[in-house]
Context: one part of a larger RNA
C1' cells in the first nucleotide's frame, strides 16, 4: 500500500416454524428458480472407513455454524447361483534338457504362468440407522457324492467334430417403453364458471417348468469299400450303390402354470420420525426400438485369435467287478470381495480446484435426430 483485491463458474433466492449463547448459510414447512444423453440412476477403475448413530466446535471449511466428506465414540458390508479363486488359453514372460558365450548372460524345445477373450447354476417380493440376486419368505437350477433300481461296452494325456469369431447392408418377426380409450378409487374449486364429453391417481408381475411358433441352418436313413487323420477305430474324411420326401438341429416371442403376494387408497394408533391392519380395478387397442431371433441372411475384400469344457471315437487296460446311461432319494458346495464416492467436494491435478475420467440404463410434448427448447422420476440453488 489496506480493512484496498479476493471470497473459485451471473442456477436465485424469499417467508414462516424449530434448535441453540448466537442463525442469511443447519433442521422441517411453503413458495420460486437450476439440470433433466443430466447436475439422475448403477457398475468398472481408483480412493480406503470417506458409510450409520450418538456427541463436541480448539484446529480443518476461503465468512459464521448449532452443520460437514471435521474431532471422539459406537455399530455397519452375511452368497453353491454376481465378481474373483477354479478349469483354458492369447499378446507377452518365465524356461528341465539344449545352443550361443570367456564369463555375466543371451535365445529357445518340452513344458509352466499370464484375462482384456472361451468355461455349470437364481428370480421376485419384503426387511435395516446403516448390507442385500447375499438376510427372510415363496418358487428354481446347477455341479460333485452316496444309495436304490433298471438298462448297458466301458475307457485317453491320442483321432475327429465342436467351440469358432471381420466390414458393410437390406428386409421381416417380436419384446422392452409410450400413448390413447376401457376399468377401478378419489375430488367438485377463498375468482365469473366447472355433475361435466369435467380433473387427479392406479391399471403393474420374474427366474423357472411346459408347449416349440414367425424364422434360420442342412436332405435324411441305411450297405459296402478305403494309400488320408503319425498307432488303432464303429468316429471324421475319400469313393460306389439302394431306399426315401420329409427328417433333424437350432430359435425370439405368445400362451398355460409359477401366482401366495404386490396395488391406488381406506381405517386405527403415534413418541409425528412412522406404526399396525383391511384392500378396488389390475383390461383392451394403437404405436415401436439403437434391445431380442442374429454368432442369422446378402455382399465385399485387406480373409477377419487360441485352448479347455462339451460331443463322439477307439489304444493300453479292465470285463457277473470296475465303468457308462437314465430316474428316484440324501447329503455337501470350501476360501476371497460385498459398506461409500464413482462426470467427483471421496479418484487424477501441491486445494472441498470452472480441467481430466472407460461402460451401462435413456420417461414426456415438438423434432429427422441421443441436435435443441421446455419438462417427469430423481436431484440441485454451487460454503460469504
Nucleotide at each position: 500500500g489496506a480493512g484496498u483485491a479476493a471470497c473459485g463458474a451471473u442456477a436465485a433466492u424469499g417467508g414462516g416454524g424449530g434448535u441453540g449463547a448466537a442463525a442469511a448459510a443447519c433442521c422441517c414447512c411453503c413458495a420460486c428458480g437450476c439440470c433433466g444423453g443430466a447436475a439422475g440412476a448403477c457398475c468398472a477403475a481408483g480412493g480406503u472407513u470417506u458409510c450409520c448413530u450418538a456427541u463436541c466446535c480448539c484446529a480443518u471449511g476461503c465468512u459464521a455454524a448449532u452443520c460437514a466428506g471435521g474431532g471422539u465414540a459406537g455399530g455397519g458390508u452375511a452368497a453353491g447361483u454376481c465378481g474373483g479363486c477354479c478349469c483354458c488359453u492369447a499378446a507377452g514372460g518365465c524356461g528341465a534338457g539344449g545352443c550361443u558365450g570367456a564369463a555375466a548372460a543371451g535365445c529357445g524345445u518340452a513344458g509352466u504362468c499370464g484375462a482384456u477373450g472361451g468355461g455349470a447354476a437364481a428370480c421376485a417380493g419384503g426387511u435395516u440407522a446403516a448390507u442385500a440376486u447375499u438376510c427372510c419368505u415363496g418358487u428354481a437350477c446347477c455341479g460333485a457324492u452316496a444309495u436304490a433300481u433298471a438298462u448297458u461296452g466301458c475307457g485317453a494325456u491320442g483321432g475327429g467334430g465342436g467351440g469358432a469369431c471381420g466390414g458393410a447392408g437390406a428386409a421381416g418377426g417380436c419384446u422392452a417403453g409410450g400413448u390413447a380409450g376401457g376399468c377401478c378409487g378419489g375430488g367438485u374449486g377463498u375468482u365469473g364458471g366447472u355433475u361435466a364429453u369435467c380433473c387427479c391417481g392406479g391399471u403393474g408381475a420374474a427366474a423357472g417348468u411346459g408347449c416349440g411358433u414367425a424364422g434360420g441352418u442342412u436332405g435324411g436313413u441305411u450297405g459296402c469299400u478305403u494309400a488320408g487323420g503319425a498307432a488303432a477305430a464303429u468316429c471324421c474324411g475319400g469313393g460306389c450303390g439302394a431306399c426315401u420326401a420329409a427328417g433333424a438341429c437350432u430359435g425370439a416371442g405368445a400362451c398355460a402354470c409359477g401366482a401366495g403376494a404386490c396395488g391406488a387408497g381406506c381405517a386405527c394408533c403415534u413418541a409425528c420420525g412412522g406404526g399396525u391392519g383391511c384392500g378396488a380395478a389390475g383390461c383392451u387397442a394403437u404405436u415401436g426400438a439403437u434391445g431380442c431371433c442374429a454368432u442369422g441372411c446378402u455382399u465385399c475384400c485387406a480373409g477377419g485369435a487360441a485352448a479347455a469344457g462339451c460331443c463322439u471315437c477307439u489304444a493300453a487296460g479292465c470285463u457277473u467287478c470296475a465303468g457308462a446311461u437314465a430316474u428316484a432319494u440324501a447329503u455337501c458346495g470350501a476360501c476371497c470381495g460385498u459398506a461409500c464416492c464413482c462426470g467427483a467436494a471421496a479418484c487424477c491435478g501441491a486445494c472441498a480446484c470452472a480441467g481430466g475420467u472407460g461402460g451401462u440404463c435413456a420417461g414426456g410434448u415438438a423434432g429427422a435426430g441421443a441436435a435443441u427448447a421446455c419438462u417427469a422420476a430423481g436431484g440441485c440453488g454451487c460454503u460469504u
Notes: This is a predicted structure of a 384-nucleotide part of an RNA (large-subunit ribosomal RNA, domain III) from uncultured Idiomarina sp. The organism belongs to Idiomarina, within Bacteria. The prediction has a mean pLDDT of 84.